Context: one part of a larger RNA
RNA sequence: AGCCAACGGUGGAUGCCUUGGCGCCUGAAGCCGAAGAAGGACGUGAGCGACUGCGAUAAGCCACGGGGAGCUGUCUACCAAGCUUCGAUCCGUGGAUGUCCGAAUGGGGAAACCCGGCACCCGUCAUGGGGUGUCACUCCGACCUGAAUGUAUAGGGUCGGACGAGGGAACCGGGGGAAUUGAAACAUCUAAGUACCCCGAGGAGAGGAAAGCAACAGCGACUCCCUGAGUAGCGGCGAGCGAAAAGGGAUCAGCCUAAACCGAGCCGGUGUUAAAGCCUGGUGGCGUUGCCGGUUUGGGGUCGUGGGAUUCAAGAGACGGGGCACCAGACUCGUCACGGAGUUACAAAUCCAAUGUCUAGUGGAAGCAGUCAGGAAAGCUGCACCAUAGAGGGUAAUAGUCCCGUACACGAAAGGCAGCGGACUCCGCUUGAACACCCGAGUAGCGCCGGAUCCGGGAAAGCCGGCGUGAAUCUGCGAAGACCACUUCGUAAGGCUAAGUACUCACAGGCGACCGAUAGCGAACUAGUACCGUGAGGGAAAGGUGAAAAGUACCCCGGGAGGGGAGUGAAAUAGUACCUGAAACCGUUGGUUUACAAACAGUCAAAGUGUCGUCGGCUCCAACAGCUGAACCCAAUCGCCUUCGGGCGUGAGGGGGACGCGUACGUGAAAAUCUCCCUUCGGGGAGCCGGACGCGUAUUACCGGACUGCCGGCCACGAUGGCGUGCCUUUUGAAGAAUGAGCCAGCGAGUUAUGGUGUGUGGCGAGGUUAACCCGGGAGGGGUAGCCGAAGCGAAAGCGAGUCUUAAUAGGGCGUUUAGUCGCAUGCUGUAGACCCGAAGCCGAGUGAGCUAGCCAUGGGCAGGCUGAAGCGGGGGUAAGACCCCGUGGAGGGCCGAACCCACCUUGGUUGAAAACAGGGGGGAUGACCUGUGGUUAGGGGUGAAAGGCCAAUCAAACUCGGUGAUAGCUGGUUCUCCCCGAAAUGCAUUUAGGUGCAGCGUUAGACGUUCAGCAUCGGAGGUAGAGCACUGAAUGGGCUAGGGGGCCUACAAGCUUACUGACCCCAAUCAAACUCCGAAUGCCGAUGCUCCAGAGUCUGGCAGUGAGACCGCGAGGGAUGAGCUUCGCUGGUCGAAAGGGAAACAGCCCAGACCGUCAGCUAAGGCCCCUAAUUCUAGGCUAAGUGGAAAACGAUGUGGGAACGCAUAGACAGCCAGGAGGUUGGCUCAGAAGCAGCCAUCCUUGAAAGAGUGCGUAAUAGCUCACUGGUCGAGUGGUCCUGCGCGGACAAUGUAACGGGGCUCAAGCCUAGAGCCGAAGCUACGGAUUUCCGUCGUAUGACGGGAGUGGUAGGGGAGCGUCGAUCUCGCAGAGAAGCGGGGGUGUGAACCCACGUGGAGCGUGGUCGAGUGCGAAUGCUGGUAUGAGUAGCGAGAGAGGGGUGAGAAACCCCUCCGCCGUAAGCCCAAGGGUUCCUGGGGAAGGCUAAUCCACCCAGGGUAAGUCGGGAGCUAAGGCGAGGCCGAGAGGCGUAGUCGAUGCACAACUGGUUGAUAUUCCAGUACCACCGUGUCCGCGCCCAUCCCAGACUGGGGAUCCUAAGGGGAUGACCUUCGGGUCGAACCGACCGGCCCCAGCGCGGGAAGCGAAGGAGGGACGCAGGAGGGUAGGUGAGCCCAGGCGUUGGUUGUCCUGGGGCAAGCGUGUAGGGAGAGGUCUAGGCAAAUCCGGGCCUCACAUAUCCUGAGACGCGACGCCGAGCCACACCAGGCGAAGUCACUGAUCCCAUGCUGCCUAGAAAAGCUCCUAGCGAGCUGACACGGUGCCCGUACCCCAAACCGACACAGGUGGGCGGGUAGAGAAUACCAAGGCGAUC
Repeated sequence: AGCCAACGGUGGAUGCCUUGGCGCCUGAAGCCGAAGAAGGACGUGAGCGACUGCGAUAAGCCACGGGGAGCUGUCUACCAAGCUUCGAUCCGUGGAUGUCCGAAUGGGGAAACCCGGCACCCGUCAUGGGGUGUCACUCCGACCUGAAUGUAUAGGGUCGGACGAGGGAACCGGGGGAAUUGAAACAUCUAAGUACCCCGAGGAGAGGAAAGCAACAGCGACUCCCUGAGUAGCGGCGAGCGAAAAGGGAUCAGCCUAAACCGAGCCGGUGUUAAAGCCUGGUGGCGUUGCCGGUUUGGGGUCGUGGGAUUCAAGAGACGGGGCACCAGACUCGUCACGGAGUUACAAAUCCAAUGUCUAGUGGAAGCAGUCAGGAAAGCUGCACCAUAGAGGGUAAUAGUCCCGUACACGAAAGGCAGCGGACUCCGCUUGAACACCCGAGUAGCGCCGGAUCCGGGAAAGCCGGCGUGAAUCUGCGAAGACCACUUCGUAAGGCUAAGUACUCACAGGCGACCGAUAGCGAACUAGUACCGUGAGGGAAAGGUGAAAAGUACCCCGGGAGGGGAGUGAAAUAGUACCUGAAACCGUUGGUUUACAAACAGUCAAAGUGUCGUCGGCUCCAACAGCUGAACCCAAUCGCCUUCGGGCGUGAGGGGGACGCGUACGUGAAAAUCUCCCUUCGGGGAGCCGGACGCGUAUUACCGGACUGCCGGCCACGAUGGCGUGCCUUUUGAAGAAUGAGCCAGCGAGUUAUGGUGUGUGGCGAGGUUAACCCGGGAGGGGUAGCCGAAGCGAAAGCGAGUCUUAAUAGGGCGUUUAGUCGCAUGCUGUAGACCCGAAGCCGAGUGAGCUAGCCAUGGGCAGGCUGAAGCGGGGGUAAGACCCCGUGGAGGGCCGAACCCACCUUGGUUGAAAACAGGGGGGAUGACCUGUGGUUAGGGGUGAAAGGCCAAUCAAACUCGGUGAUAGCUGGUUCUCCCCGAAAUGCAUUUAGGUGCAGCGUUAGACGUUCAGCAUCGGAGGUAGAGCACUGAAUGGGCUAGGGGGCCUACAAGCUUACUGACCCCAAUCAAACUCCGAAUGCCGAUGCUCCAGAGUCUGGCAGUGAGACCGCGAGGGAUGAGCUUCGCUGGUCGAAAGGGAAACAGCCCAGACCGUCAGCUAAGGCCCCUAAUUCUAGGCUAAGUGGAAAACGAUGUGGGAACGCAUAGACAGCCAGGAGGUUGGCUCAGAAGCAGCCAUCCUUGAAAGAGUGCGUAAUAGCUCACUGGUCGAGUGGUCCUGCGCGGACAAUGUAACGGGGCUCAAGCCUAGAGCCGAAGCUACGGAUUUCCGUCGUAUGACGGGAGUGGUAGGGGAGCGUCGAUCUCGCAGAGAAGCGGGGGUGUGAACCCACGUGGAGCGUGGUCGAGUGCGAAUGCUGGUAUGAGUAGCGAGAGAGGGGUGAGAAACCCCUCCGCCGUAAGCCCAAGGGUUCCUGGGGAAGGCUAAUCCACCCAGGGUAAGUCGGGAGCUAAGGCGAGGCCGAGAGGCGUAGUCGAUGCACAACUGGUUGAUAUUCCAGUACCACCGUGUCCGCGCCCAUCCCAGACUGGGGAUCCUAAGGGGAUGACCUUCGGGUCGAACCGACCGGCCCCAGCGCGGGAAGCGAAGGAGGGACGCAGGAGGGUAGGUGAGCCCAGGCGUUGGUUGUCCUGGGGCAAGCGUGUAGGGAGAGGUCUAGGCAAAUCCGGGCCUCACAUAUCCUGAGACGCGACGCCGAGCCACACCAGGCGAAGUCACUGAUCCCAUGCUGCCUAGAAAAGCUCCUAGCGAGCUGACACGGUGCCCGUACCCCAAACCGACACAGGUGGGCGGGUAGAGAAUACCAAGGCGAUC
C1' cells in the first nucleotide's frame, strides 16, 4: 500500500410529520380618494431589536352590546409596576384622536425637509419665539369690474360647489400598434389587431328596441351558450383564414325626445285710418294689443297595418273655479271618485314598518374497569351507553361516549342589506271622415382614397372614416350581395335602458385519486428579506430535541472551546452543531497478501494463513446429585389431496429435559498489608495468602475445556497460472490517441386538450347517439336542436339499384351483391411549445452621460532656467527716406526641464500586488493645455481633430424587462425486465445531396392455402465472352496502275520519261465499348413432373426504421491495367446487426451461426520439438541460402532432373614438354608502319602444324604469347535448350525487430504419398426452459406426444416487475410500523421473502382504477465531498536587545539603540464614507501566520456657533413652468414667474481647557443686525409765514387767422375784338389764440420712509516686468537661563537652549485713481431734483476727494515663554530675556500699472431718483435685551473614499522648514510620522 470485517467521524439522502402553498366550488362583496386615498417615513411598551397594533389621547381613548375570571399581543424568557365580580383582558357595533410624506394643494424641494402670508390666541417692556385655523390649480354657477373699440367681448376680482385630479389584480370599450415565426427561401399573406403603450368606464362594461333578417312562408330589441360548421366562402386558390340565417336554450322590458300646432316671456323689424287682435255670436270696452322673424320655455306629439298636427262629426263621472263686462255655447283648470303605475330607463323625494338576514354569541347526548404489557392508553380484553351528533382536531400510541367541537335549537343595544304592507307621488281619452302642415341636412346618395366584415378589389352589395359634390318628406326614402324590373321588408341622419354574459385583488366557509421542505407560490423560517447592479432591474439559502425543558445541580481536566463522571428522561449514539441518519469522503482496530515485479483491475483454477471467525466430526480431559416435569424430537392411527413418488393435518405412544430449589465452577480480585530485587530514595518490578456477599455459568447424548490436539465444510485474504483492449454516444469502422462523465445523493425528458383514423373490448342495432340547458342534496332523470349510417352516379339539371359518357339498348367508368353507431382503453397522426435542454438574433416599452465622447456655465493650476519679435529711445546716415549700430522692450500653438497630462520602447507580471499595473528610459509642459463642480446630448440614436472609436470592466447598433417555452432540415440526452420476428445504407423526384415524399426491404392482424423455391424434361426470346473482317472505321508491306507533280519534246493537238505522290483493285498480315458474315456457357420466360411443408409466397389494413455503408471474390468504367482510391453491375460473401475456433495480435479473410447447464464424446479450418492441446510419425526426394522467415528487371561455371548435339582408347578435355616457320619489313600511306596507327588485298611455299596474324609490347625493330601441331597422361569431355530448389540485385531512423519467441539443416524448411491424433459456443449424449405448427384430451388461456425453431442494431409485436396515490377487502403494529445496515434464501428476469441489529409510528395483502412512475452519461441542475496538496501563495519597505502584561509573546505596551519618508509616507480642508472617534471589557469568527492587539465583538460615552459652511439674500448654464402654442393619446416647446453654485453679497480674534469638541465651551478683547429705555443734536406736523400750476376777473402788448372789401398771377369762358366775366396767392377789422401785469386762493409744496419702477455701481480677458512690504529663514561677539568636565585642557570671543502674540480701534505712509459747479431738456415704456444729451462758469494742481499694503501706538499691568520647584499617576506652583543685523517669497499693495488681440457673466446687496405712504421722524452716545434651522465626532493621496480585499492602481484645493543648488529637480537632514500583519 491492496482486499475483507467490525467500530467511529463527516454529511444530510431516505422514512415519517406539517404551521405553508396549489387548484376548484359556494356565499357574500365588487370600487377607494381634497371630509386627504393607495402606499410609506418616523415614532409609540418600565427594559435592546424585529413583527403586529396604534398615532404626541400613540399594543391605545369614549359609548353601547356580548362574555365571565383572570389579564398587561408574538419572537420571549426574566424582572418591575399595575388592572380585575363596582365585571378587567378578550369579541362585536358606533364614535374620538390620527405626527410627517404622498394627487399633496400657502411657496420651495434632493419624498417623509426648509421657508412663509393673513386672522385669532399664548409669551416678552419690545423684537425674536410658540399654538389653532386658513391660503394651490382647472372647471361650473352667480355677482362686481373691465382693454385695444362706442355698445360689447377678452381679461381681472369676489362668493359658492361632498365638481375634477390620484390609486385599483383581472375583466370591458376605444385610440395607436410590432417583430420573432409559418409559408420548409421570400415580398402579398401569416403570426395578429396578438404583445406592448395610451385614454375612458364600472361593479360589470359594451350592445340594445329594426331605414333588421328573410323568401313568396314568415320572424319580431340586445347579449350569452349549443348547433349550423371546419360548412358557404376568402386565399402567391399557397401556407392558411373562416362566417351568417334558420334551429335548441339562458334571461327577458321597454321608453323619452326633434318637427308640425297652441300659449307665455324676451329681442329685433313693421305698424296707429281702430282694419286685423282680445275663445265663438251680439252689445260695449280695451289696445303700440296685433303681424313677421329670432330665441327661451310650457303644452302637444313619437309611428310603419304608416303615425302625428289641423278641421269636422260622434261617445265618455260629480263638484267648484277661470277669461275685459253681460247672455248663451264651447273650452280650460282644480278637487274628489274610478282605473293604472312607481324610486335601475320611462317624473321624483321621503317616512313608518311586519318579517328575514349579516356583523359578537348561547345551549348542545352518551364509559367504565383491568394483577394486561407499556414512560404514557385512546391499543388489547370484558361488560355497557348515545346517535337529527360515527365531520374534524386535540389530549404522553389508534377516543362516537376525556376536551374543543359536530347534528339540532336559540340570540342583537348599534350598524348594514333585502322587504309584504301603509303613507306619498305620477299618469289617464276613443272612433270615423276630410285636409296635405310635420315626420331629425352639409345628412342620404354619388366620385376618389382607405378601414373593418368569411369577403386579399374581386361581379362586390351592405357598414364606418377622410376629401369633394350634394337631394327628397309618405305620390317620400332605404334595403333584399353589381345593376334593372316586379314583389317583399323597413322607416336613417336624436337619446336612455335592468336581467341573462366576463373577471376575482380582497372576505367567509368548504372540498381535492393536488405538493410534502431540491416538492408546493420566489417566499412553511426576520422574503421580495440578505445580496448584486449608477439605474431600470435581478434575486437566494434556510423546517423537525422531548409527552413535558424535566435544557445536565455538583465534582474533575482545560485560559477557553471541549470533554469525563454524576443527575433528568422511556430513550442522551434524543444534549439547543439536537427525530431517522444512507452514500461519496476521512479514520481506528483486527485478518490476509505484497520488497525482481507490469498493465480494463475481472473471471476460472489454486498452495498457504486465520485459538481469540463460524459449523460439524473424532480423540482426550474435567465433572457427575438430584427433585418436579413444559417447550422440542420421533411417530402408530385416522382424514384430505396427489403428478401415485408422496404431501398436509391429527396425534396414542416413546424420547427429551427447562424454570425453581439444591450443588459445583467462575468472577468481583487489582491493590494495600507481607516477602524479595532494583533505585536518581520520588519510586519501579516480581511473588504469597484468604474469604463475607453479590453476579454469571453449568448441572450428564446437551453443555465445558484442550495454552497453538486431529480432520473437514463455509467464510476472509490469497502467492501463482489460463483467458481477457472500460462504459456511453457517433459511425462503413472505436480499446481507441474521436465525444461525455472527478465521486456520491436528490431532481431531470413522448404529456395534456381537442379533431381524425386503425385495433381491442362493451351497449344497442337498420338504426345508434345526444349538445347547450332544465329538475334533483346526490345517484340519476329529462332535453331529439344536431351528427353519423341506411344509395349511388353525374360538373349540373337530374335520374335512381343504377347512373354517367354517347346517336346508341354497344363498350367503358363508378356503384349495387360485406352493419352501423355511441362509449372506454390503446397505436399513429393534425392543431397547439407537443420528448427535453441549447442559439446567434428580430421587435416593443423603458433605464442609463456618477465611466467615456462632445458641448454649455462657473472656478482653479502650470518650480526654475534660456532665447530675445514688434514697438520705443539714442547715435550714425539721407534732400527727405530707406538703411545700419547701441540700448530698451518682452512677443511666441518658441527652447530646456519638475508638478500636471500622455503612453513610444524595453524588462517583469500573465491562476498578477493590479480584470491593463510596476521598474527603467520616452513625449507635451502659456496652450488646439490640464483640471474641479454644476448641467446638457440616448440606442438605428448620441458624440466622434475619424480608430467603427466611445456611450458605466459590454458596442458593425448599450443595458433591463416583455413578445418568449421565438425558430433550430443541427448537436447532445431520453430512466425497469423477459419472450418472438427482424431490416436498410437502393431506385425516382426534390433551391436536393448529412433533410424529405413515393417505391423497395421489416413487423403485425386478417384472408387465400403450396400459389414460393430447387431439380429434371420440353419449348422459347436474345447478340455478351469468344471469334471474324462481309459492313462501318482504323491500320502495315508488296503488286498493279487511273489521277496529280517534275523533266524532255512541242505552233496546236498529241507524245516520251520518272530512285516523286498515289485512289480503286489483287496478295499477305492485323485492330475495335459506341464494327458484326458468325456466336456460346450461364442466366431469363413459360409448361409438365418430382422433391420440399419452410417464419415459403400473394393480397388488404395498422405501425415503422432505412435512403452516410465497408471490405473480399468475379465482371467493367475513371486513374498510371497506382492506392486501405473512386464509380457501377449484382454475380456472390462477410461485417454492419455475429459471439466461438484459425490467421501471433487483426470489423470485412478461412472454418462455423452462441436458448441454458455438464470436470462427457466426434469433427471443421488449422495444427501436432518447447512455450502450447496433439507425431521429435512412416516412405521417397529437394534445399545449404536460416532459403524457409518480404520484392523486380537483370546477372552468375550454385545445385538436382530431362532433352538433343559435338569431341573421345584411331587416346578426346585440362595440365606439362616442344614447335609456332619461309616469300616478307605484302602493297599503299608514312619521318618510320617490319603480323599488331590507318587503307587495300589476304596469296604462295615448307611442313605434324603455323593467320600477310589473337593479344601484350617497341620511335620503328626486337621480345613474350595465342590460334594451330607433335609428345606425355589415360576416360570421359565441351557447349546449347527445357525444368525443380537456391544466390546476387536488397539502403532508415530507441534495440534484435521481415519465423509470435526459443530454437530448427536426411529438418522443427520445401515437394510427393500415407497412418494417427489435437482442435470450436459446429455435431452428438444427458438434463432443463421457451416459441410455433400438427395431433389427442380437456370447461379452461392447460396437459401430453411429434416436427421445426430460440445470435441480433434500427424497428415491429407480445407478456410482466416495481414506485406513488384512490377505492373495496382482508390483515400487521409500542410484546415495535416505515426507513436504514449487513446476512440468509427464492424466482428466467425486472424483483421478492425471512430472521437479526438500528429505529420509534405507522404499514401491508388481494381486486379494480389513476399517474409529476423507474437514470449512468445531456461540457445536465442543486447540495455534499475528494484529487491536485500540506503544494503554490502569505500583496513593494530593517530590525535588535531589555522590561511589562498574560494560560500562552518575533508581531501588544514601555525603554534604549538602529533604519525609512521628509513638495511626504508631515499638517489642514472639500467630496465620499457614516460612528470607523474616546473609555472599559472580550477573543468564537474577521486580520492572508500568532495575538494578551485591532478600523473586529460587547457595553457606556462623545459632535455645544448671531460672526465658520449652508438656509432664512442674489443670479449663470440648465431645470420646472400659471396662462399660451403645437401634437392620435402619452406628451413636446415656452411667456410671466420659480428653482438652481462651481460665482456675487455678508459681522471674531488670541490664549487656555477634555479621554473624546472647539474661530462653537471658558478667559480676555471685539464686531454685526434688530428691539426697548434714557440723554443729546437735528428736521418736521400744528401756528405763523412763504411759494405756486391752472381756472376765473380786470388791464395791457405785439403777433397770427379771417369777413366785407381790395387784389388780380397762371389761366378759362364770352366778345361787337373794343373789351367783359370768373378767378388762386396776397392785403385786410372784431372775436379767438399767444404773452405780460394785477386780483382771487378751490387746491398744491417744504420732515422722514421709500419701490416689484428709473439710473449708477457691483463688473470681471491674457501676458509681462519693475517697485514697496510682509510671512518665513539665518546669524549674533547682544540679552536671558542652565552648565564648568568620570580623561590632558576648558570662567571663555566657551558649551546647550531660548530670544513670541491676533482680531479690532486710532493714525493714513509707499503707491494708485479722479476735474468741479450751474442751467435747459424731446431720451431712460409713468414720474424724477437721478442718469444720458446740450449750453454756461471756474480750474489744469505741491489743491481737493477716493483708494491703499505695511509700519507705529493701543489691545497687552494680559497671555505665552527656556528653565526651576513639587509630583507614583492625574492635578499644581514660580517664571528670565523677549533685541539687532542680513536674507527674503509663487503671499499683500494689485480687480493696480504697461502691452496685446481672440475684446474678455448675470443678478442682488449698496448709492441716487421719483411713483407712493406719511404726522411725527432721522442721527449720535450709553445701558439693557433678542439673534432661528441644519452641519460640526473620525478618516480624507487613504487599512475608514472609488477599485469584490486591511488591493504596489485612482482621487480636487491649501501650508510645505534647513544645507548644497537656478529650482517644488536631486541628495542628506528638522518638525512630525513610520518600521507597513508571517
Overview: Predicted 3D model of a 1878-nucleotide part of an RNA (large-subunit ribosomal RNA, half A) from a soil metagenome.